[in-house]
Small-subunit ribosomal RNA, central domain from an uncultured prokaryote, 352 nucleotides, folded computationally. RNAcentral holds the full RNA, with entries from ENA. Its mean pLDDT, the model's own confidence on a scale to 100, is 86.
Context: one part of a larger RNA
RNA sequence: UUGGGCGUAAAGCGAGUGCAGGCUGUAUAGUAAGUCGGAUGUUAAAGACCCACGGCUCACCCGGGGGAAUGCGUCCGAUACUGCUAAACUAGAGUGUGGGAGAGGAAAGUGGAAUUCCAGGUGUAGCGGUGAAAUGCGUAGAUAUCUGGAGGAACACCGGUGGCGAAGGCGGCUUUCUGGCCCGCAACUGACGCUGAGACUCGAAAGCGUGGGGAGCGAACGGGAUUAGAUACCCCGGUAGUCCACGCUGUAAACGUUGGAUACUAGGUGUGGGAGGUAUUCUACCCCUUCUGUGCCGUCGCUAACGCAUUAAGUAUCCCGCCUGGGGAGUACGACCGCAAGGUUGAAACUC
Numbered sequence: 001u002u003g004g005g006c007g008u009a010a011a012g013c014g015a016g017u018g019c020a021g022g023c024u025g026u027a028u029a030g031u032a033a034g035u036c037g038g039a040u041g042u043u044a045a046a047g048a049c050c051c052a053c054g055g056c057u058c059a060c061c062c063g064g065g066g067g068a069a070u071g072c073g074u075c076c077g078a079u080a081c082u083g084c085u086a087a088a089c090u091a092g093a094g095u096g097u098g099g100g101a102g103a104g105g106a107a108a109g110u111g112g113a114a115u116u117c118c119a120g121g122u123g124u125a126g127c128g129g130u131g132a133a134a135u136g137c138g139u140a141g142a143u144a145u146c147u148g149g150a151g152g153a154a155c156a157c158c159g160g161u162g163g164c165g166a167a168g169g170c171g172g173c174u175u176u177c178u179g180g181c182c183c184g185c186a187a188c189u190g191a192c193g194c195u196g197a198g199a200c201u202c203g204a205a206a207g208c209g210u211g212g213g214g215a216g217c218g219a220a221c222g223g224g225a226u227u228a229g230a231u232a233c234c235c236c237g238g239u240a241g242u243c244c245a246c247g248c249u250g251u252a253a254a255c256g257u258u259g260g261a262u263a264c265u266a267g268g269u270g271u272g273g274g275a276g277g278u279a280u281u282c283u284a285c286c287c288c289u290u291c292u293g294u295g296c297c298g299u300c301g302c303u304a305a306c307g308c309a310u311u312a313a314g315u316a317u318c319c320c321g322c323c324u325g326g327g328g329a330g331u332a333c334g335a336c337c338g339c340a341a342g343g344u345u346g347a348a349a350c351u352c
Stems, first nucleotide, its partner, number of pairs: 003324004007306002012320001014202004021195003025089002028086004033082002035078008049067003053063003092192001093189003096185005104178007111155001116150007126137002163170002207248006216242002221237004259319006267297011301308002325352003334345004
């Protein structure tokens, strides 16, 4: 609970697609359902409400009388707004056409540096590690160095509050397939739009299933130290995992802790992608204008303050989600989902 809110106090679903629903541009005609006006009927009585009257010396109280009654039905009328019907428009939306940028996605192939391991050469007593050590490795020849090979994973520099993507996220190079976005033109469609309960799809890491793979790193685990102890921090090892394919899981400080759309409201400055213009013969640079992204500063305004400020947390409209003292508790129970782990939905007693 017809209220006020949701950046940080409780509160924006992790993100999208979209059925129903809600809302919906400009102008014309018709209709008259909503809406508005009038009339009329009804709205039993009692009670409640209002008015004046009467009875208790007044009042409270009581008695009888009148009025009113949101609503509903019918009829007549109004037509601004909403709806409906018809036929239009082009400023929203989309298509076309000419250009543009990009770690957007999927698959295949491929490159160099580095680590590790294997084989061989040189070479000899140490190496490694730390605050200091030790465990560990090494005369069965290590570390170091050179040559060759194997294998896996990640891509230095470029690299940038740079780019792309709805979000999660995306970074060597090449090819193929493929999504979206931006700019110019204004040829076409003619409101085709916005939002979106359910639903569906995507969704980091960890985890799970089956089969591969396994260099480095590394939960668990073993050992060495430290310490009063040390189930840790440090060191030596090291399994799952991290990687690939397919299938599940569906959660995160999934954060800009800020839902989406549209319009309006001072500027300044950097940077990414386009277009136009001025000057120069052209190109390029500079400069100016403009569209679109991404940062910083800042006026009005807003804010409890911090701060936000044309990328709003300003001014408004539409739609969705969510909050309503702390703990108990994101627990119990039930339901649904999952192989499981668990997830989603989600209380109460009690207590302060």